This is a predicted structure of a 427-nucleotide RNA (Bacterial RNase P class A) from a Betaproteobacteria bacterium. Its mean pLDDT, the model's own confidence on a scale to 100, is 78.
RNA sequence: GAAGCUGGCCGGACGGUCGCUGCAUGCCCUUGCGGUGUGCAGAGGAAAGUCCGGGCUCCGCAGAGCAGGGUGCUGGGUAACGCCCAGACGCUAUAAACCGGGGGGAACUCCGGUCCAAGGCGAUGAACAGGGCAACAGAAAGCAAACCGCCGAUGGCUGGUUGCGGGCGCAAGCCGGCGGCCGGAUCAGGUAAGGGUGAAACGGUGCGGUAAGAGCGCACCGCGGUCGUGGGAACACGACUGGCGCGGUAACCUCCACCCGGAGCAACACCAAAUAGGCGGACGACGAUGCUGCUCGCUGAGUCCGCGGGUAGGUGGCUUGAGCCUGAGGGCAACUUCAGGCCUAGAGGAAUGAUCGUCACGGAGCCGGUCGCAGCUCACGCUGUGGCCAGUUCCGACAGAACCCGGCUUACAGGCCGGCUUCACAC
Numbered sequence: 001g002a003a004g005c006u007g008g009c010c011g012g013a014c015g016g017u018c019g020c021u022g023c024a025u026g027c028c029c030u031u032g033c034g035g036u037g038u039g040c041a042g043a044g045g046a047a048a049g050u051c052c053g054g055g056c057u058c059c060g061c062a063g064a065g066c067a068g069g070g071u072g073c074u075g076g077g078u079a080a081c082g083c084c085c086a087g088a089c090g091c092u093a094u095a096a097a098c099c100g101g102g103g104g105g106a107a108c109u110c111c112g113g114u115c116c117a118a119g120g121c122g123a124u125g126a127a128c129a130g131g132g133c134a135a136c137a138g139a140a141a142g143c144a145a146a147c148c149g150c151c152g153a154u155g156g157c158u159g160g161u162u163g164c165g166g167g168c169g170c171a172a173g174c175c176g177g178c179g180g181c182c183g184g185a186u187c188a189g190g191u192a193a194g195g196g197u198g199a200a201a202c203g204g205u206g207c208g209g210u211a212a213g214a215g216c217g218c219a220c221c222g223c224g225g226u227c228g229u230g231g232g233a234a235c236a237c238g239a240c241u242g243g244c245g246c247g248g249u250a251a252c253c254u255c256c257a258c259c260c261g262g263a264g265c266a267a268c269a270c271c272a273a274a275u276a277g278g279c280g281g282a283c284g285a286c287g288a289u290g291c292u293g294c295u296c297g298c299u300g301a302g303u304c305c306g307c308g309g310g311u312a313g314g315u316g317g318c319u320u321g322a323g324c325c326u327g328a329g330g331g332c333a334a335c336u337u338c339a340g341g342c343c344u345a346g347a348g349g350a351a352u353g354a355u356c357g358u359c360a361c362g363g364a365g366c367c368g369g370u371c372g373c374a375g376c377u378c379a380c381g382c383u384g385u386g387g388c389c390a391g392u393u394c395c396g397a398c399a400g401a402a403c404c405c406g407g408c409u410u411a412c413a414g415g416c417c418g419g420c421u422u423c424a425c426a427c
Stems, first nucleotide, its partner, number of pairs: 001423010012359007020042009029032001044398001048409002051407005056264004068260005073087005088124001089122004098113006125255002130253002132249002147195002149191003154188002157184008166175003203221006222244001223242008268316004278307006290298002323342008361396006368389009
């Protein structure tokens, strides 16, 4: 310097005017959910989805077990987690470079191939505890099987040749028997190399071996077992050993280990009208009460006081907290300890808004200056193209707290800073 991968951070700045919410404070009066002035503060990295975990509150609960739900390599972190960190194991991609080819005047660019890296992904306990499942295809899908194919050693069949001995016949010869050798077909049978099916076919490659084959034998790889070494563990490596059918699925039941009580701030607590009802007391047909302030009259069974529950409404819960910043220490890291400093929205049908100005950043367009290259021209210059600079216009992402935290996931214009790996060149 080229290319790729990956982590962290930011998410416009300042000011004016008019509004909104909270806190502090001054003034005013009609003294209350009042008005008004001043000062200070006022959304996010995800406030989102509400998926997981906790705090807090109320209810339930002797203990243990069952049912139900969840998690699942190892170790660590944490209040806790399905999160995070470090490690183990498994799977896996590709850029430039390189090699080959093409296009072009050149700068350069396009296509294919090879070796890959940092990386990316993983619900990653157990399949001889037991039960189940495997569509279609296929011969066969679970203590395997034989469609095509190969063989047919062995047993039988059959052709040729030959040996032995037997019977009949005067003889030529005929009949049947027992074997040897060379063939043929493939009836029994052997086989699982090869073909074909499938997501998956009972270890793989090679040599030997065989009638053909086969862990049948051997070497290497793979697998199981035992032991040793390293590691805290997952696990890794090595030696010896077993020729080694016993596979897949647990995101099917199941088994094993560990974890989990329920509901949620509309939780919950406090204050507390009107009306109705409840409880207690007093008075009341010897006339309460009402019309009606008094007397009379009429009316005719309630009236008055107190208490408590609860509704409307109000208040608390409510933001000082597993808090934030800085520094030092421990740790590979996640994280943690100590010291100092800071207070940073608190609405409640729900505030955080509207508008204007200046500046900055990014993108697009227009116009101008300047520098370079190419073409045309005798030249001035013109045209095209690229870099830099200035001016101007427009646009600027996702998204809005609702009891509070830790995570995960999803959305996001643009910008800043690192780390790792591969390659090229120079020293």

The sequence was found by an Rfam model in a public genome assembly. Of the family's consensus pairs, 93% are formed in the model.